Context: one part of a larger RNA
RNA sequence: UUGGGUGUAAAAUACCUAUAGGUGGCUUUUUAAGUCCACCUCAAAUCCCAGGGCUCAACCCUAGAUAGGCAGUGGAAACUACCAAGUUGGUGUACGGUAAGGGCAAAGGAAUUUCCAAUGGAGCAGUGAAAUGCAUAGAGAUCAGAAAGAAUACCAACAGCGAAAGCACCCUGCUGGGCUGACACUGACACUACGAGGCGAAAGCUAGGGGAGUGAAUGGGAUUAGAUACCCUAGUAGUCCUAGCUAUAAAUGAUGGAUACUAGGCGUUGUGCGUAUCGACCCAUGCAGUGCUAUAGCUAACGCAUUAAGUAUCCCACCUGGGGAGUAUGUUCGUGAGAAUGAAACUC
Numbered sequence: 001u002u003g004g005g006u007g008u009a010a011a012a013u014a015c016c017u018a019u020a021g022g023u024g025g026c027u028u029u030u031u032a033a034g035u036c037c038a039c040c041u042c043a044a045a046u047c048c049c050a051g052g053g054c055u056c057a058a059c060c061c062u063a064g065a066u067a068g069g070c071a072g073u074g075g076a077a078a079c080u081a082c083c084a085a086g087u088u089g090g091u092g093u094a095c096g097g098u099a100a101g102g103g104c105a106a107a108g109g110a111a112u113u114u115c116c117a118a119u120g121g122a123g124c125a126g127u128g129a130a131a132u133g134c135a136u137a138g139a140g141a142u143c144a145g146a147a148a149g150a151a152u153a154c155c156a157a158c159a160g161c162g163a164a165a166g167c168a169c170c171c172u173g174c175u176g177g178g179c180u181g182a183c184a185c186u187g188a189c190a191c192u193a194c195g196a197g198g199c200g201a202a203a204g205c206u207a208g209g210g211g212a213g214u215g216a217a218u219g220g221g222a223u224u225a226g227a228u229a230c231c232c233u234a235g236u237a238g239u240c241c242u243a244g245c246u247a248u249a250a251a252u253g254a255u256g257g258a259u260a261c262u263a264g265g266c267g268u269u270g271u272g273c274g275u276a277u278c279g280a281c282c283c284a285u286g287c288a289g290u291g292c293u294a295u296a297g298c299u300a301a302c303g304c305a306u307u308a309a310g311u312a313u314c315c316c317a318c319c320u321g322g323g324g325a326g327u328a329u330g331u332u333c334g335u336g337a338g339a340a341u342g343a344a345a346c347u348c
Stems, first nucleotide, its partner, number of pairs: 003320004007302002015198003021192003025087004031081001033080002035076005041069002048064001050062004090189001092185002095181004101175002104173001108152001112148004118142002123134002160167002204245006213239002218234004256315006264293009274283001297304002321348003330341004
């Protein structure tokens, strides 16, 4: 490389946009590049096969033939491709409804902590038990007021939205995409995607703010043989905001994207139609999501099963025994931490 694979055994890029490339609806026409057919050619010997000759065999003689290759000539026109014309089912375009999609600003209440004033007078806090700690310089408790930062109880749901990361108090204006409905328009405009670009939790880094609670590091108290831990009391960075960097996660559905087909049953979300009704329900049904269960089929089994891991097609990424090793070296990126790419010797 081929083959075979990628939910859990090695293997699906964290996710998206899109260039080259690859692949591509239906009908009719043209051309003949791919494709197919015929002719010619590829010495003899060898190989294959039929018959024959050496007593058999090896061996030898005669006749025949395939596959495949190259070039040319002459044809065929179904398929791919090309030319031209059309078509509407794929794609896309204006309106109503729907939802924590995104960003900026403004604003609310509960709780916590602190400060100040008052009442009051001995404990509070903490634990398995304690101690460190706080407190007569008046703590804890109760109550009036003020300030600050962070997060948004109930509703809340195997609910919703987003490409993923992720997104939740309420209101307003800005903005993206999906689904559904009816009627028009465009007329294959599509799918995938090396390289490229963008986005990307938490932690971390740079600069400036902010700092209530929590809390790596660290101090102290316990426990213990020891305890650089688990428990307790404090507590810095961080966690929050603004502007940049980093580019990684068990970034998971451990399942790449697209299209088509293939039994059912029970929920739920959005939106239609029919029926029903004063109306909302109820009942039946369509499309798009999101769950449970289950047949065929698949699977090593577990299980998956119209949201496939079934049946097929197209494109891309990746795997090829364990360790060495995601290491060494080189290169690129980064302030750094590190990230990306990524071996071999040796050994079993």

Small-subunit ribosomal RNA, central domain from Corymbia citriodora subsp. variegata, 348 nucleotides, folded computationally. Its mean pLDDT, the model's own confidence on a scale to 100, is 85.